[in-house]
Context: one part of a larger RNA
RNA sequence: AUGGUAGUAAAGCGUUUUUAGGUGGAUUUUUAAGUCCGCCGUCAAAUCCCAGUGCUCAACCCUGGAAAGUCGAUGGAAACUACCAAGCUGGAGUACGGUAGGGGCAGAAGGAAUUUCGGGUGGAGCAGUGAAAUGAGUAUAGAUAGGAAAGAACACCAACGAUGAAAGCUUUCUGCUGGGCCGAUGCUGACACUGAGAGAUGAAAGCUAGAGGAGCGAAUGGGAUUUUAUAAACCAUAGUCCUAGCCGUAAACGAUGGAUACUAGGCGCUAUGCUUAUCGACCCGUGCAGUUCUUUAGCGAACGCGUUAAGUACCCUGCCUGGGGAGUACGGUCGCAAGACCGAAACUC
Numbered sequence: 001a002u003g004g005u006a007g008u009a010a011a012g013c014g015u016u017u018u019u020a021g022g023u024g025g026a027u028u029u030u031u032a033a034g035u036c037c038g039c040c041g042u043c044a045a046a047u048c049c050c051a052g053u054g055c056u057c058a059a060c061c062c063u064g065g066a067a068a069g070u071c072g073a074u075g076g077a078a079a080c081u082a083c084c085a086a087g088c089u090g091g092a093g094u095a096c097g098g099u100a101g102g103g104g105c106a107g108a109a110g111g112a113a114u115u116u117c118g119g120g121u122g123g124a125g126c127a128g129u130g131a132a133a134u135g136a137g138u139a140u141a142g143a144u145a146g147g148a149a150a151g152a153a154c155a156c157c158a159a160c161g162a163u164g165a166a167a168g169c170u171u172u173c174u175g176c177u178g179g180g181c182c183g184a185u186g187c188u189g190a191c192a193c194u195g196a197g198a199g200a201u202g203a204a205a206g207c208u209a210g211a212g213g214a215g216c217g218a219a220u221g222g223g224a225u226u227u228u229a230u231a232a233a234c235c236a237u238a239g240u241c242c243u244a245g246c247c248g249u250a251a252a253c254g255a256u257g258g259a260u261a262c263u264a265g266g267c268g269c270u271a272u273g274c275u276u277a278u279c280g281a282c283c284c285g286u287g288c289a290g291u292u293c294u295u296u297a298g299c300g301a302a303c304g305c306g307u308u309a310a311g312u313a314c315c316c317u318g319c320c321u322g323g324g325g326a327g328u329a330c331g332g333u334c335g336c337a338a339g340a341c342c343g344a345a346a347c348u349c
Stems, first nucleotide, its partner, number of pairs: 004320001007303002012317001014201004021194003025088001027086002031082001033081002035077004040072002043069001049065004054060001091191001092188004096183004103177007110154001114150004120144002126135001163168001206246005215240002220236003257316002260313003265294002268291003272287003298305002322349003331342004
């Protein structure tokens, strides 16, 4: 490069926005770059192919010819792609009216629990385990009922429920703010899709500076068990929380890239319209957007997927090419560091 693949065998970037590029709805013109047709030139000889000739044959040699294709010139065609011009509304967007939501940021408030503190009652045990011990307790513990303080997390509702690009998001209230969906018409008139590079965001752990520290709790130390005990039990540190920065990774998973179109159904749920009904709210029927299950055709190695496709097509993009060596070495970029990203080979089976 040509192919074939990528849920689980190697393989979808964690997610998103966008530049270049690639691709692009429907109608009528223009041009003729791509495309197609004719003709001309050119592409040394040898080689290859065809028809003959000469070595006794053959290989081989010699003579003649042709083709395919490339490039260039010229004359045409105008369906398709492209270009020019004009108009279109179905894609896309915008305006308007509704609507649901743990979407985001900031501030304030709340109750249960836990631990600690101080006094009251009370007086020998508590705690912990498989069993114990370390531990805490007559300097009054544990228990018990009120009081005070602190920090962190928000039971029930709760759902195969909602929402967000993903990471994520749930006590209550307020302020600011992003996006979605539905409904009717107006408006713009292809403004679209994807997206190398680039930007933004990105759980937990970790790092820097400061503040905080109730509970939980690595590393490590002490107590015990055991053949061992680097575990489980007890106590303590970092951390977990907050502010300002950094890191940039996860089984970042639906292990399934994004967009569009098409292809039998069924039972539900969420948001919202219409119809019907009613005093009103449901029920019934139906549209649209999301979401759970089941299944036809089809697909699939099987498991299974199945209008939310892993089906049928098409466009764009990242990636894979036997196992190990190895996500290692070297080098480079980034980082305070930890390390991250790019990423081999020898050798071996």